[in-house]
Context: one part of a larger RNA
Molecule: small-subunit ribosomal RNA, 3' major domain
Organism: metagenome
RNA sequence: UGACGGGGGCUCGCACAAGCGGUGGAGCAUGUGGUUUAAUUCGAUGAUAAGCGAAGAACCUUACCUGGGCUUGAACGUGUAGUGACAACCUGUGAAAGCAGGCUUCCCUUUGGGGCACUAUGCGAGGUGCUGCAUGGCUGUCGUCAGCUCGUGUUGUGAAAUGUUGGGUUAAGUCCCGCAACGAGCGCAACCCUUGUCCUAUGUUGCUAAUCCCUUCGGGGAAGGACUCUUAGGAGACUGCCCGGGUUAACCGGGAGGAAGGCGGGGAUGACGUCAAGUCCUCAUGGCCCUUAUGUCCAGGGCUACACACGUGCUACAAUGGGGCGUACAAAGAGCUGCUAAGCCGCGAGGCCAAGCGAAUCUCAAAAAACGCCUCUCAGUUCGGAUUGUAGUCUGCAACUCGACUACAUGAAGCUGGAAUCGCUAGUAAUCGCAGAUCAGCAUGCUGCGGUGAAUGCGUUCUCGAGCCUUGUACA
Numbered sequence: 001u002g003a004c005g006g007g008g009g010c011u012c013g014c015a016c017a018a019g020c021g022g023u024g025g026a027g028c029a030u031g032u033g034g035u036u037u038a039a040u041u042c043g044a045u046g047a048u049a050a051g052c053g054a055a056g057a058a059c060c061u062u063a064c065c066u067g068g069g070c071u072u073g074a075a076c077g078u079g080u081a082g083u084g085a086c087a088a089c090c091u092g093u094g095a096a097a098g099c100a101g102g103c104u105u106c107c108c109u110u111u112g113g114g115g116c117a118c119u120a121u122g123c124g125a126g127g128u129g130c131u132g133c134a135u136g137g138c139u140g141u142c143g144u145c146a147g148c149u150c151g152u153g154u155u156g157u158g159a160a161a162u163g164u165u166g167g168g169u170u171a172a173g174u175c176c177c178g179c180a181a182c183g184a185g186c187g188c189a190a191c192c193c194u195u196g197u198c199c200u201a202u203g204u205u206g207c208u209a210a211u212c213c214c215u216u217c218g219g220g221g222a223a224g225g226a227c228u229c230u231u232a233g234g235a236g237a238c239u240g241c242c243c244g245g246g247u248u249a250a251c252c253g254g255g256a257g258g259a260a261g262g263c264g265g266g267g268a269u270g271a272c273g274u275c276a277a278g279u280c281c282u283c284a285u286g287g288c289c290c291u292u293a294u295g296u297c298c299a300g301g302g303c304u305a306c307a308c309a310c311g312u313g314c315u316a317c318a319a320u321g322g323g324g325c326g327u328a329c330a331a332a333g334a335g336c337u338g339c340u341a342a343g344c345c346g347c348g349a350g351g352c353c354a355a356g357c358g359a360a361u362c363u364c365a366a367a368a369a370a371c372g373c374c375u376c377u378c379a380g381u382u383c384g385g386a387u388u389g390u391a392g393u394c395u396g397c398a399a400c401u402c403g404a405c406u407a408c409a410u411g412a413a414g415c416u417g418g419a420a421u422c423g424c425u426a427g428u429a430a431u432c433g434c435a436g437a438u439c440a441g442c443a444u445g446c447u448g449c450g451g452u453g454a455a456u457g458c459g460u461u462c463u464c465g466a467g468c469c470u471u472g473u474a475c476a
Base pairs, nucleotide, nucleotide: 001476002475003473004472005471007470008469009468010467011466012465013464015460016459019424020423021422022421023420026315027314028313029312030311031310032309033308034306035305042053043052064301065300066299067298068297069296070295076124077123078122079121080120081119082118083117084116089102090101091100092099093098106115107114108113126290127289129288130287131286135284136283137279138278139277140275142273147186148185149184150183151182152181153162154161155160166177167176168175192267193266194265195264197235198234199233200232201231203229207224208223213221214220238261241255242254243253244252245251317417321376322375323374324373325372326371333364334363335362338357339356343352344351345350383414388409389408390407391406392405393404394403430452431451432450433449434448435447436446
């Protein structure tokens, strides 16, 4: 100087407390461990692994296993020589890859040649093989915590200190005051995006208040720019104003005006560093290793196994509910190998036919919870839907291993969950649906979007983590 303490002081955080809803019990989905297996490819392992890499394993993917092939090789560059079919096509064989045979006889041209393909032979290949403890890059975490440093000066023999401590204040090393310090840098804040109010411009594909015309009565058509909205530009919030407190300060409490008030809400943004943290299987890369194989092509299988253990979720156990009928209100997205209206067929998944739309125009598209009426009457039930049987639909060469969905039948556990433990402070929790990426098909996951919409916060004694000062130390 740090680190540590079941030392002290001050302070903060859904850290506790106050509340609301979960997990832990059940069934299923999914990941992991373990076990099994020819293989169940590999990585990730307290917080910071475990719906993680994987925004989508039937084949492919695929790295694993079994079997069948190839050896300058599956892709690419280049040298030399040769050929103009050895390629394509057809036949045989084969599970395919491939192997064997047959047929056919490249293109341009300035006639010098060039291109293309193949064969032979070289040089380079190739490796998801090892080492993340050789590395780059990228990432997690402490933590969006308020810290981390430097120059000069000064103090100390020196390691170092000071500045950065102190008194206030703040979300903040934020600012003020003081001070052997004076300044500066990386962080904080602001600048960026979005949202909340208004103004100006804009007026189609969007909108429809008034006037008038038409109308199939629908802003549907003429029409209109008011409103909503679109997307550009501006205004607006700064403790600016008033009162009180405070050291005449920083700032704090209250008030006015205002759409918004003291960081308005949300996002992006992550200092010096820590964990030899993670990744050699994104990529790049040193070294080592393989080179008729640890490379590469193909078929089938596996990654989907199942006594069990754990994590994350979904659905429930019902009446604030289940079922039936009717009726209403979003936002944000996506669409040509696409989204698919209307009509017809089917109980349905879906099929047939066929407009529109590269989309503020058309389509996906029905929002759901909600609301109104009817029914069920507390039961393992008209709760719950697992499991199983049969018949189907769709995608796709192909749904046996191993897809999703539909109909009928079946109707398991489960009556609110021990110890323990998680999330959340407002348009939040809870609850309800919608869309998208990946994607032929496959979503309870993920990423977004809106609808309905709470309770509680006395407070900092305690638990956990963190910041500053101080103290002890046999630790570095």